The prediction has a mean pLDDT of 78. A computed fold for a 151-nucleotide RNA from a soil metagenome, annotated as c-di-AMP riboswitch aptamer (ydaO/yuaA leader).
RNA sequence: UGCCGAAUCCUCGGUGGCACGCCGCCGAGGAGCGGGGGAACCGGAGGGAGGACACCGAAUAGGUCCUCCCAGGGGCGAAUCGGACGAAGGUCCGUAGCGCGGCUCUUUCAGCGCGAGCCCGACAGCUAACCCCGUAGGCCCGAGAAAGAGA
Numbered sequence: 001u002g003c004c005g006a007a008u009c010c011u012c013g014g015u016g017g018c019a020c021g022c023c024g025c026c027g028a029g030g031a032g033c034g035g036g037g038g039a040a041c042c043g044g045a046g047g048g049a050g051g052a053c054a055c056c057g058a059a060u061a062g063g064u065c066c067u068c069c070c071a072g073g074g075g076c077g078a079a080u081c082g083g084a085c086g087a088a089g090g091u092c093c094g095u096a097g098c099g100c101g102g103c104u105c106u107u108u109c110a111g112c113g114c115g116a117g118c119c120c121g122a123c124a125g126c127u128a129a130c131c132c133c134g135u136a137g138g139c140c141c142g143a144g145a146a147a148g149a150g151a
Base pairs, nucleotide, nucleotide: 001151002139003138004137008031009030010029011028012027013026014025015024016023017022018021032135033134034133035132036131037130042125046070047069048068049067050066051065052064055063056062072123073120074119075118076117081094082093083092084091085090097114098113099112100111103150104149105148106147107146108145109144
């Protein structure tokens, strides 16, 4: 020697600024990074209630089978799932998961925070070739105790 995040770097053109060789903005191209779609092979078939007993099972569990009812599905992201209250919008609590402590990585102890939001539009499992898209935004303020490896 900042942090979260894929969200950085380079070149060209235009434009603006000043401390005059740098910086900002707009556009284009490239590299890197991230994501989506998309064969074969392989894989997969929601939830609830009631019932049945041929089969599996120690079993009144569950699987399985039947009937009825309810429910579109998917993507980015850590951001899911459950509970309480409320007529509802919603509020609160917990939680899968994620992040932080100042060079990086691994481990232990103790601690803190987040646990959102948005999009597609009846359509998407995986996925070679191939196709497409993004490269934003935000935040600090003196940074705990140790072991090991390293720039």